[in-house]
This is a predicted complex of two RNAs, RNase P RNA and transfer RNA, with 368 nucleotides together. It holds a member of the Rfam family "Bacterial RNase P class A". The family's RNA type in Rfam is ribozyme. The prediction has a mean pLDDT of 77.

């Protein structure tokens, strides 16, 4: 070189015209992601409990580290499997106790079949099966976590009406409600529950310069993840039916002899840390080489 | 936006703590019954258990991702 393998990174650039959210008197300013995605885990925040207790439930699981938090991430140990390697990928608490292990098998945890041997206790061997006193698996048991409910949470302003009807139930003989699925306590307690209707269908804050567990660059300990510490060094969307386009040349890259034609996935909706999922093209690193060829 | 539940034959469901022949009604086809047809009767076929992967001896059923379709919350 030429095939694999593991990681990071970028995700079309600019220029004119016109539109559009938002900000501000105004000039001007400023406007989608690596995943904004599925919502599959974990945290902020908010509300509502905070009097506890006991049961149930739910997640995790080699060992050690990392973090606000995690099922993530890092480092390392065993085991199957794929591969020549490099490396991928998966599985990993316990069976003393409760319970389960089809179908075939005498028999699946309690007994006990054929066939040899015997010192009469019992041994070997066959057969069936995934598994035959050796064992597997959870519904069983250990450790560890875990209140509930999710921004349509909760809050505040404005508008409107039906305090009415009808059934059933309760008012200390306490009905209903709240508090975690139940129990128990514990608080509230005069309505509460079902039917048929009536009325509103706006707004603002939460909502982003009062963003950050933020992100870069040095520097220090640590294999690493990842933590400290310096720096007046970057970054800055905030709409509510939902803005972030559109056209026109230039460049670049792709397809095509050539006219010409394309330019992935996708698109914010309180945020933030992580999986997983989609995805044209392109840059850089380290790494490994069986058999061919130089 | 947040929660949350289905997907098993043409269609509507079942399917127990994983057990190996995956079932029921309706529909189809065959065949008795009738002059014919319905209806009833008897018997038959039909299934990528939504895809893909793991766990297990064994997976409709357990785990993980993924596509579809549906309820609810102001």
């Nucleotide at each position: 070189c030429a095939a694999g393998c593991a990681g990071g990174c970028c995700g079309g650039u600019c220029u004119a015209u016109c539109g559009c959210g938002c900000c501000g008197c105004a000039a001007g300013g400023u406007g989608a992601g690596g995943a904004a995605a599925g919502u599959c885990c974990g945290g902020g925040c908010a509300g509502c409990a905070c009097a506890g207790a006991g049961c149930a439930c739910c997640g995790c699981a080699g060992c050690g580290g990392u973090u606000a938090a995690c099922g993530g991430c890092c480092g390392u140990c065993a085991g199957g499997c794929a591969g020549a390697a490099a490396u991928g990928u998966u599985u990993g608490g316990u069976c003393a106790c409760u319970g389960c292990u089809a179908c075939a098998g005498a028999g699946a945890c309690g007994a006990g079949u054929c066939g040899c041997c015997u010192u009469c206790g019992g041994g070997c061997g066959g057969g069936u099966g995934a598994a035959a006193c050796g064992a597997g698996c959870a519904c069983a048991c250990u450790g560890c976590g875990g209140g509930c409910u999710g921004c349509a949470a909760u809050u505040c302003c404005a508008u409107g009406u039906a305090a009415a009807c009808c059934g059933a139930u309760g008012u200390u003989u306490g009905a209903g409600c709240g508090u975690u699925g139940c129990u128990c306590g514990c608080g509230c307690g005069a309505g509460u529950c079902g039917g048929a209707g009536g009325g509103u269908a706006g707004g603002a804050a939460g909502c982003g310069a009062g963003a950050g567990a933020a992100g870069c660059a040095c520097g220090u300990g640590g294999c690493a993840a990842c933590a400290c510490g310096u720096g007046a060094c970057u970054c800055g969307a905030g709409a509510u039916u939902a803005a972030u386009g559109a056209u026109a040349g230039a460049c670049a890259c792709c397809c095509g002899c050539a006219a010409g034609g394309g330019u992935a996935c996708a698109g914010a909706a309180c945020c933030c840390g992580g999986c997983u999922u989609a995805c044209a093209g392109g840059c850089c690193u380290g790494c490994u080489u069986u058999c061919c060829u130089u | 936006g947040c929660u949350u539940c289905c997907u098993u034959a043409g269609c509507u469901c079942a399917g127990u703590c994983g057990g190996u022949u995956a079932g029921a009604g309706c529909a189809u086809c065959u065949g008795a019954c009738u002059g014919u047809u319905a209806a009833u009767c008897a018997g038959g076929g039909g299934g990528u258990c939504c895809u893909a992967g793991g766990u297990u001896c064994a997976a409709g059923u357990c785990c993980u991702a993924g596509a579809g379709g549906g309820a609810g919350c102001g």